[in-house]
RNA sequence: AGAGUUUGAUCCUGGCUCAGAACGAACGCUGGCGGCAGGCCUAAUACAUGCAAGUCGAACGGGUAAGAGCCUGUAGCAAUACAGGAGUUCUGCUAGUGGCAAACGGGUGCGUAACACGUGGGAAUCUACCUUGUAAUCUGGGACAACAGCUGGAAACGGCUGCUAAUACCGGAUACGCCCUCCGGGGGAAAGGAUUUAUUCGUUAUAAGAUGAGCCCGCGUCUGAUUAGCUUGUUGGUGAGGUAAUGGCUCACCAAGGCAAUGAUCAGUAGGUGGUCUGAGAGGAUGACCACCCACACUGGGACUGCGACACGGCCCAGACUCCUACGGGAGGCAGCAGUAGGGAAUAUUGGACAGUGGAGGAAACUCUGAUCCAGCCAUGCCGCGUGAAUGAUGAAGGCCUUAGGGUUGUAAAGUUCUUUAGUCCGGGAAGAUAAUGACGGUACCGGAAGAAUAAGCUCCGGCUAACUCUGUGCCAGCAGCCGCGGUAAUACAGAGGGAGCUAGCGUUGUUCGGAAUUACUGGGCGUAAAGCGCGCGCAGGCGGCCAUUUAAGUCAGAUGUGAAAGCCCGGGGCUCAACCUCGGAACUGCAUUUGAAACUGAGUGGCUAGAGUAUGGUAGGGGAGAGGGGAAUUCCUAGUGUAGCGGUGAAAUGCGUAGAGAUUAGGAGGAACACCAGUGGCGAAGGCGCCUCUCUGGGCCAUUACUGACGCUGAGGCGCGAAAGAGUGGGGAGCAAACAGGAUUAGAUACCCUGGUAGUCCACGCCCUAAACGAUGGGUGCUAAUUGUCGGGACUUUAUGUUUCGGUGAUGUAGCUAACGCGUUAAGCACCCCGCCUGGGGAGUACGGUCGCAAGAUUAAAACUCAAAGGAAUUGACGGGGACCCGCACAAGCGGUGGAGCAUGUGGUUUAAUUCGAUGCAACGCGAAAAACCUUACCAGGCCUCGACAUCUAGGGGAACCUUAUGAGAGAUCAUUUGGGCGGAGCAAUCUGCUCCUAGACAGGUGUUGCAUGGCUGUCGUCAGCUCGUGUCGUGAGAUGUUGGGUUAAGUCCCGCAACGAGCGCAACCCUCAUCCUUAGUUGCCAGCACGUAAUGGUGGGAACUCUAGGGAAACUGCCGGUGACAAGCCGGAGGAAGGUGGGGAUGACGUCAAGUCAUCAUGGCCCUUACGGCCUGGGCUACACACGUGCUACAAUGGCGGUCACAAUGGGCAGCUACUUCGCGAGAAGAUGCUAAUCCUUAAAGGCCGUCUCAGUUCGGAUUGUUCUCUGCGACUCGGGAACAUGAAGUCGGAAUCGCUAGUAAUCGUGGAUCAGCAUGCCACGGUGAAUACGUUCCCGGGUCUUGUACACACUGCCCGUCAAGCCAUGGGAGUGGGUUCUACCUUACGCCGGUGGGCUAACCGCAAGGAAGCAGCCGUUCACGGUAGGAUUUAUGACUGGGGUUAAGUCGUAACAAGGUA
Repeated sequence: AGAGUUUGAUCCUGGCUCAGAACGAACGCUGGCGGCAGGCCUAAUACAUGCAAGUCGAACGGGUAAGAGCCUGUAGCAAUACAGGAGUUCUGCUAGUGGCAAACGGGUGCGUAACACGUGGGAAUCUACCUUGUAAUCUGGGACAACAGCUGGAAACGGCUGCUAAUACCGGAUACGCCCUCCGGGGGAAAGGAUUUAUUCGUUAUAAGAUGAGCCCGCGUCUGAUUAGCUUGUUGGUGAGGUAAUGGCUCACCAAGGCAAUGAUCAGUAGGUGGUCUGAGAGGAUGACCACCCACACUGGGACUGCGACACGGCCCAGACUCCUACGGGAGGCAGCAGUAGGGAAUAUUGGACAGUGGAGGAAACUCUGAUCCAGCCAUGCCGCGUGAAUGAUGAAGGCCUUAGGGUUGUAAAGUUCUUUAGUCCGGGAAGAUAAUGACGGUACCGGAAGAAUAAGCUCCGGCUAACUCUGUGCCAGCAGCCGCGGUAAUACAGAGGGAGCUAGCGUUGUUCGGAAUUACUGGGCGUAAAGCGCGCGCAGGCGGCCAUUUAAGUCAGAUGUGAAAGCCCGGGGCUCAACCUCGGAACUGCAUUUGAAACUGAGUGGCUAGAGUAUGGUAGGGGAGAGGGGAAUUCCUAGUGUAGCGGUGAAAUGCGUAGAGAUUAGGAGGAACACCAGUGGCGAAGGCGCCUCUCUGGGCCAUUACUGACGCUGAGGCGCGAAAGAGUGGGGAGCAAACAGGAUUAGAUACCCUGGUAGUCCACGCCCUAAACGAUGGGUGCUAAUUGUCGGGACUUUAUGUUUCGGUGAUGUAGCUAACGCGUUAAGCACCCCGCCUGGGGAGUACGGUCGCAAGAUUAAAACUCAAAGGAAUUGACGGGGACCCGCACAAGCGGUGGAGCAUGUGGUUUAAUUCGAUGCAACGCGAAAAACCUUACCAGGCCUCGACAUCUAGGGGAACCUUAUGAGAGAUCAUUUGGGCGGAGCAAUCUGCUCCUAGACAGGUGUUGCAUGGCUGUCGUCAGCUCGUGUCGUGAGAUGUUGGGUUAAGUCCCGCAACGAGCGCAACCCUCAUCCUUAGUUGCCAGCACGUAAUGGUGGGAACUCUAGGGAAACUGCCGGUGACAAGCCGGAGGAAGGUGGGGAUGACGUCAAGUCAUCAUGGCCCUUACGGCCUGGGCUACACACGUGCUACAAUGGCGGUCACAAUGGGCAGCUACUUCGCGAGAAGAUGCUAAUCCUUAAAGGCCGUCUCAGUUCGGAUUGUUCUCUGCGACUCGGGAACAUGAAGUCGGAAUCGCUAGUAAUCGUGGAUCAGCAUGCCACGGUGAAUACGUUCCCGGGUCUUGUACACACUGCCCGUCAAGCCAUGGGAGUGGGUUCUACCUUACGCCGGUGGGCUAACCGCAAGGAAGCAGCCGUUCACGGUAGGAUUUAUGACUGGGGUUAAGUCGUAACAAGGUA
C1' cells in the first nucleotide's frame, strides 16, 4: 500500500466481498512445561449451608470461677498434698448499661439524558476521629437496664412490681474568647478513668488547620420533528417558615411571566469519566479487569439514631415470594466470599492465613477482618522454553506419480557419535521480617544421577492468496468469504501422495475499527451515472465596497493555576530474557486567570462613491388586465339551379342521398381560432404570450448629468404565481374530440384506419398545485483568446458591405475543465458568498402517521425482505419491417423443366428376427455406395472356435517344413481317415539358427462408445473482395488511422487526395487447355505434285507441301487513332487482327464462421467387451409397403410415330480383353475364325437429308403391368440380375399452390465413350453433333460488399424482454377485535411516618410552701402521602377470521407492450 466482482472489450460511477489488528469470548480438532494476567457479557432470577463487624472490664453495676493468692479443715516435722469456703485481693471471661465503629471496606449497573458525570470557577455552610493554640474540667439531683419476685405465649418475644451504678440522663455556678442583640443587655459547658502520685488518657467551650461532605454557576455530554408547542409553584417579587447552608425548598399575598426551531416538551436507548480497541491522523467504536465519581441493595414509601444515612449484612408500613406454627401468630432478603438451582453458546473452590499491607475498637496486650495476601480449576489471553544435535547415499524398504527411462517422499529414516533445557529421582534450601511472628512452602533457586529417553498438531493448496498431482464421483454427493466449482478426463467435491502456512496451538463463528475519500472537518459530489425546489417576493439567519479613528469580543504571544493516580510515549532499573513490575521525565493538544499586540473579522464613531437606488430625456416589444370592433374558413338553416351519386380507404364498409344529397348561387345564424407578415426574431421570473382599436398597468434597455450614501447578495420556515388534465356552480357549444356506438383489419383487435359522437375544449367565479414545469445546468459578484450572424439603443468618421460602445439572442472555437459525450465571456473554466439536494438496485415515491383538498389526489416519508449488481459515456461487431451506393441468372426479359401420370432411385415413416450404420434447411435425400443374388456385410436366426482368421515375444514339449491323391459324415464351418513325394542351413563336433504343431503366459481382436477429447480430410458463406501486420500519429482506454473520401474497376483493380508511410495473406498474373501463325520432326498419321497397281481403297514407290500429331516459339499490350474524363486512372467508338479490352474454359478457395460433417477410409486419447461387443460358417436381411417427400427416366405426340434409304464426329477402352469376317437363329445370342499389348487391329454414331405411310384418335401416340418361351453371366438368378421374341397394352391429352436451371457454341436436343464390374446404369464422369431466344432496366424478392445511422442485442433478432393468470415459499400493510406494557388527567380510599393542632388520660429530674406551672408521653383530629380502586384518554407491543399489494422460485398459460422508424416513434 491494495485486490476480486457489472462488459465481447474499455473508461467512469457505484455497491458487495477479501487480505490487517483486536476480544471478559464461544464452538471443532489437538494438547508437554513455566511466568504474568483474566474468568456469569444471559435471569437487578430464586436461594439450602457456612463465614463476611465488631471491639473496649483502663466508663459502669452485676455475674462467673479456670488460674494465682487468701481463709478453714484433714494428713504431714516441714516442703507440700487433698477437701471445703468467701466472692474479699490479683489475673481472666462475661450477658446487660455505656462509648466508639457499624455511613468505611466489599458487590452490582436496575434506574438515571440529569449539575448524574467531566472540566473550570463560586459563596451562604457543616465536619466525629487527627494536628496546633487558648481557657476550663466546680457543685448537686432523679432515674432506667442488668438483677430478684410474680406472670403471658407453641415460638418469636414480652408484661407487672421492686432494687441499683456510670464517661448514661438532668439542674445550679462560672464564661477570655463564643452566640443573639433594639447595643441597654441577654444566653449557653463539662466526666471522669488508670496507675509507678507524677503523669497520662479522656471531657467542655472556643479559635484555626487538615480531611471529608453539602450547595450554586459557565461549558461539554446519544437518537428521533412520522414528538411543535410546553409550563400554574409554573417565572419573578415581598414577607414568613424551614435547613448545616443559598434558594419556590415550603407557605401567604402581588405581578404574568418562564422555556422553545441554536430543538423546549415527548418517546427510545444508556451509569459517566480516566481510559481501551482501531486508525497515518482527524475520527469511529467502546466503558470487562485497575482507578475516580454517581446510583442501587427483594419491590414501593417513610422517617429514627448519628459529625455523617433516609443506612446491603438497622427500624416502621404496604406488596409479592419463601419458611416455621400448637393456626392464635411469627421469621427472612448472597447485586459480600464460597456454593446451589435456573437461564444460557458460555465463565472457577462450600480452600489456607491474618505472615505481609490496610481497616475497626482498645492505654496496651490483643480481638475481629471472604478487605487483602496466597493456594486450587480453566491453553481464556500475553510472554518464554521444549519435543533433540552432528554425521549419514546402495539416494534402502514402503508409499505416490510416471513419457516405464525414471522422479519424489529424502539426510528424511536406519546406522554412528554426542548433549540433557523441561520432566523423573536424591540432596541442600532462601529473600519476603526491623527483636519476635511465614498461610504461601520443603515453594523459588542451587548441586548431583540416569537416559533420546516422557512430549505435535491444526488449517489450507481455482483466482484474490503462499502451496499440484493421481484416483473415486458424474449438476449426484457435496463445496463456497466474493467471483463461482460439480452434467465421464474436476489443481474448486471426497480420499491419497506431495506441498504451503502457523505452531501448543490451529481453524470456524460472533462483534468493533480499518481498508471505505462508501457521510468526504482534514477529504466527495449534483448537464447525461443518485442528486438544482416549477418560478418569484421575502422575515429570521449567513455573507458583505473604500478611507480614517477608537475598542479589544474573536485572533496571536507570554506568564500563572489546574489538567488525580494508573495507562500510552521516552530514558534508566529489577525478575536468567520477555511478558510483568518499578523509578524518573515528557505528554495530557483542555479550562480558567492575568499581562501585552492591533494586521484581519466583529463592535462604536466620522467620512467617500466605484455596488445599489432615485431623478431627467429617449426607445423596442405577441409583457399583463378590461372594453369594443373585423374579415377568411368550417358547420347549420332558408331559398334557387340541378341529377345520381356523395363520402371514405391500402382496399372497403358503416354513413349521407330520388322525402333530391354531393356540386353551385344568394341570404341568414352561431361559436371558436386569428392564414400571409413569422425570423435559433421580440417580451415575461417561470408557467406562458401572436387579427385591429381604445383605456388602465408592470418590467427592461440606452444617453445625460444631478442626488442618496452600502441602502447590498442569498434566503430555512412563510407568502404569492403556476401548462394541460380534473372537479363545483352558472352560462355557452361551430369545429375538434376521451368515454361510447357502428364499420373494417385480424387467429383475436376492448387498438392503430373509417363513419358518427357525449363530457371536455370557450366564458365568469372560486378550487386543484402537478408535468421530460428541461438548458434534464439554483441565485449573485469578479476575472479569463478570438471570429461570425441577428435584435434594441448610442457615439465617431474618411458615409462605408465602415469603426466603436452598452444590453439581449444564436453559431464556431483557444486556454482550461470533463469518465467521455461535450462545455467554452449566455461556462460544465478560475474563485468567493448563500440556499436546495444525493449516498447501490429493487421493495417505493409505496405503507403507516401528520398537513392540505369537495373529490381525484398532492405533500412529508420509512421498514421487513431480496439481488451482486443496477447505471453513465464511448468502442468493435451483429442486427433493423433505417438510409445511400454497388454486384450476382437475384429479379425482370426469354427458353426449357419440376410439382399431375407410369416407372427407376434415395429418404422419412411403418413393418420386421433383421429390415446394419452414417448424412437431416440452404450446405441430408441417383449422398458415403466408381455396382448388396453368395462374397461385399458391419444386421438377424442357427451351428461352431477360444492364444484365437492376423502380429511379436518368452517358457516347456513334439515334429523337420512343405507339396500332393482320395474316401466318409455334415447345410457348411469342420470332423474322422488316406495316397505319393520330401527330410532345411551353419559348424569338425558339442551346439546354434530358421520353419511348423501342441500346451501355458504376455497379448491379439472389436465397423463397440465419445466428431462436444482429437489429427487429417471435406462441405458452406464464396472465386465473395476482402483479412491483417510493422513503424508513426490520435485517444486515459477499448480502439482509431492506414483500409475512409473523389473517380474507376470483375477486383482493397488502378489514379488523385489525405497523418500516415510501408508490408503480408487474398485479387490479377505466372500453370494447363481451346482458338491463329511460324518453325522442328514425319510413324502407326497425311497425299498436293510424280510414278505403279486395283472393281475400289495412301494399297505401293516416293514426297514433307496440306491435314494431323507433339516439342519449341510468335501473337494482345488499351499498343495505335478519335472522343470523353481532371493534363490521371479509366471509359466509349474505330482501325488493323485468328483473337480486343480478364479472348473461352480449367486448376487455384485469404483471415475466419457454422462445437458444420466424418472415431464406419485412415490415424488417435479416454471409456467399455475378452469361451465375447472377438473369429468361422449356412441361410435370411439390407430389395419389406396403407403412405409422404426429393432426384431422375419415359411420355402425353404430326417440329411427331413407323418403314426404307443416304451421310457427317470426338473423347476414350481393350489379352481371364476388344473382336473383324463367315455361318446359324425373328432376336437376345451361338458356333467357327482373324487382327491387335494398339495414331497400325477392334469399337454400326444419332439427331439430320431423301422417299413412303399414318391424319388428331387414348390413336400405327405411350409404353407400365402381366403371361408364355428363350438367352447371357455366374457354384448358384426362388426370395433378388440383365437381355430377347410373341402376346398383353395401364396411367397419361402438357400438369393447382408453388418452384428449378440457363446469358453463347450457352440453353435445348442427339447420340458416343469410360470407371465400377463375372453379370447388372434411367445414376455418375467425360466426348462430340445440331444449335436458339432474351436482358428495357435495378422499383421489388433472395444473397453478398462498402459507407452511414439507431440499439436496452454480444449464445449477437431463432436476440432481448413486459404484464395478467395458475402453483410453492417468504416478509409486510389493512382488519371486527382480543391480550399485555408504559404513561397522563380527574376522583375515591389511605398504612407507617414527619409536621401542625388538641388538652377530658398519664408523667422522675426544673420552678413553686402548696395548688399548680413549664415540658413531655400516649390518645384523638388535620395537612401531606406509598400501595390500592373507579372512569376517561395517549402511546407501544403481541395476536386475529378475512383481505391488499410486494419479493422470490431452470424448463406452466395468454398475448407481444419496450429495445431497430420494434413494425401506430
Annotation
This is a predicted structure of a 1465-nucleotide RNA (small-subunit ribosomal RNA) from a metagenome. RNAcentral holds the sequence, with entries from SILVA. Its Rfam family is "Bacterial small subunit ribosomal RNA". Its family is annotated with structural constituent of ribosome and ribosome in the Gene Ontology.